[in-house]
Context: one part of a larger RNA
Molecule: small-subunit ribosomal RNA, central domain
Organism: metagenome
RNA sequence: UUGGGCGUAAAGCGCACGUAGGCGGUCCGACAAGUCGGAUGUGAAAGCCCUCGGCUCAACCGGGGAAGUGCAUUCGAAACUGUCGAACUUGAGUAUGGAAGAGGGUCUCGGAAUUCCCGGUGUAGAGGUGAAAUUCGUAGAUAUCGGGAGGAACGCCAGUGGCGAAGGCGGAGACCUGGGCCAAUACUGACGCUGAGGUGCGAAAGCGUGGGGAGCAAACAGGAUUAGAUACCCUGGUAGUCCACGCCGUAAACGAUGGAUGCUAGGUGUUGGGGGUAUUGACCCCUCCAGCGCCGCAGCUAACGCAUUAAGCAUCCCGCCUGGGGAGUACGGCCGCAAGGCUAAAACUC
Numbered sequence: 001u002u003g004g005g006c007g008u009a010a011a012g013c014g015c016a017c018g019u020a021g022g023c024g025g026u027c028c029g030a031c032a033a034g035u036c037g038g039a040u041g042u043g044a045a046a047g048c049c050c051u052c053g054g055c056u057c058a059a060c061c062g063g064g065g066a067a068g069u070g071c072a073u074u075c076g077a078a079a080c081u082g083u084c085g086a087a088c089u090u091g092a093g094u095a096u097g098g099a100a101g102a103g104g105g106u107c108u109c110g111g112a113a114u115u116c117c118c119g120g121u122g123u124a125g126a127g128g129u130g131a132a133a134u135u136c137g138u139a140g141a142u143a144u145c146g147g148g149a150g151g152a153a154c155g156c157c158a159g160u161g162g163c164g165a166a167g168g169c170g171g172a173g174a175c176c177u178g179g180g181c182c183a184a185u186a187c188u189g190a191c192g193c194u195g196a197g198g199u200g201c202g203a204a205a206g207c208g209u210g211g212g213g214a215g216c217a218a219a220c221a222g223g224a225u226u227a228g229a230u231a232c233c234c235u236g237g238u239a240g241u242c243c244a245c246g247c248c249g250u251a252a253a254c255g256a257u258g259g260a261u262g263c264u265a266g267g268u269g270u271u272g273g274g275g276g277u278a279u280u281g282a283c284c285c286c287u288c289c290a291g292c293g294c295c296g297c298a299g300c301u302a303a304c305g306c307a308u309u310a311a312g313c314a315u316c317c318c319g320c321c322u323g324g325g326g327a328g329u330a331c332g333g334c335c336g337c338a339a340g341g342c343u344a345a346a347a348c349u350c
Base pairs, nucleotide, nucleotide: 004321005320006319007304008303012318014201015200016199017198021194022193023192025088026087028085029084030083031082033081034080035077036076037075038074039073040072041071042070049065050064051063052062053061054060091191092188093187094186095185096183097182098181103177104176105175106174107173108172109171110154115149116148117147118146119145120144121143125136126135162169163168206247207246208245209244210243211242215241216240220236221235222234223233258317259316260315261314262313263312266295267294268293269292270291271290272289273288274287275286276285299306300305323350324349325348332343333342334341335340
């Protein structure tokens, strides 16, 4: 390569945008590059294959034929692919009107709670645990009341709920801003899908500079526990957690399930929207679209399970896998301030 695979056995890039490329709806015409057919030329000899013959046979040798799946030229076919031209509206998009949403960014505001500070009341304990101790407290703690400061996070609502491509997003208001959904028409007329490279986004931790620092809390210190206890428990506590700007670029970045399109029983709940019926109206009932769940048929699956949100039936494009260890390591290269990341072996061994 052929072939087989990727939810859990090895295997879906963390996610998106998009370049090249690959693939691409309906109809008409033209061309004839791909495609198909014919003819001609060529495709050396020897060999292989068929046939006839020569050595007594055979091996061997000779004659003839076939084949040589190919290439070139030429003539033709026009279904499919392609190219060009013309057209279409169902794919895609635009306009209009609606409703929903923790989608993103900036600014401002709010209350509860913790801590600290000041003042009042008040007195001997408080705290903590399995039990204690370290710790705090007669220099007045804990408790309680009033006032103040500051930082971080936003109870109830809250949902198997919503939004976002993913990471992720939850107090309130204003401003700026992205996306999706529904309805009815109008318009553009294949403008589409995927996407090697590339570019951007990307939790937490970590890094740089400057700020901030209430609570929590790696490290660290002490107290316990224990045979020991570099832990689990307790008292403290620094980075950090927060903000701005700049890096890092990883994760069980998970649905362990790439994206797109079409097709293939249903039932039930829920979110957003529409239509019908009904009504004073919200409901109820029927139905359509979009999403999020559960159950379940056919089918699939090694089983578990999946099952219109497919892991079913198909097509297109990308990524990835090929026994375990060595190893996601070494070396090299690229990136990074560093930590390290990306790419990625072999010897050896079972």